Predicted 3D model of a 109-nucleotide RNA (Glycine riboswitch aptamer) from a Chloroflexota bacterium. The model forms 85% of the base pairs in the Rfam consensus. Model confidence (mean pLDDT): 76 of 100.
RNA sequence: ACGGAGCGCAGGGAAGAGAUUCCGCGAAUUCGCGGGACGCCGAAGGUGCAAAUCUGGAGAACCGGCGAAGCCAGAUGAAUCUCUCAGGCAAAAGGACCCUGCAUCUGUA
Numbered sequence: 001a002c003g004g005a006g007c008g009c010a011g012g013g014a015a016g017a018g019a020u021u022c023c024g025c026g027a028a029u030u031c032g033c034g035g036g037a038c039g040c041c042g043a044a045g046g047u048g049c050a051a052a053u054c055u056g057g058a059g060a061a062c063c064g065g066c067g068a069a070g071c072c073a074g075a076u077g078a079a080u081c082u083c084u085c086a087g088g089c090a091a092a093a094g095g096a097c098c099c100u101g102c103a104u105c106u107g108u109a
Stems, first nucleotide, its partner, number of pairs: 001108005008102006018038001020037007039089003045085001046083001048081001052076006
């Protein structure tokens, strides 16, 4: 100097769904918090799994050797898929992910 990694820091962008309703408290128009009712969302977090791979078993009985497929059970096994537990449904906050800069590790020259 040019790349790669991604659990760091900062800034920016960032969707969806009822400002629903009842009760209580604080405040005392608004608003906030908690609990309930009905209706929704998926992009904090979390749950589940396909192919594939691995292991074991049955088949399997007679002498020896070798191999593949299939069957049963288990393990590993992804997501922006799935579930909707959690979270969310005006604004604010949060927000997967993306971009930029800095830092860290690492490769080449």